Transfer RNA from Nannocystaceae bacterium ST9, 72 nucleotides, folded computationally. The RNAcentral record of the sequence draws on ENA.
[in-house]
RNA sequence: GUGAGUGUAGCUCAGUAGUAGAGCGUCGCGCCGCCAAUGCGAAGGUCGCGGGUUCGAUUCCCGCCACUCACU
Numbered sequence: 001g002u003g004a005g006u007g008u009a010g011c012u013c014a015g016u017a018g019u020a021g022a023g024c025g026u027c028g029c030g031c032c033g034c035c036a037a038u039g040c041g042a043a044g045g046u047c048g049c050g051g052g053u054u055c056g057a058u059u060c061c062c063g064c065c066a067c068u069c070a071c072u
């Protein structure tokens, strides 16, 4: 330089146009003499950035950025 892929909660990831979710983690409460395990609840998101299409975009299109892979 060329091509492809990925970007969503603290971490790992789902979500192919109609109110953003799960597991783990964190915090609180219950249980227990304490811890662990377990039950219940809570907090935590400009969905990488900027545009476009659409009544409506995490999702479709374009550009940019970061990372990964292949080729050179």
Base pairs, nucleotide, nucleotide: 001071002070003069004068005067006066007065010024011023012022013021018055026042027041028040029039030038048064049063050062051061052060
It matches the Rfam family "tRNA". Rfam's curators write: Transfer RNA (tRNA) molecules are approximately 80 nucleotides in length. It is annotated as a transfer RNA. The coordinates come from a structure-prediction model, not an experiment, and the mean pLDDT is 83. The organism belongs to Nannocystaceae, within Bacteria.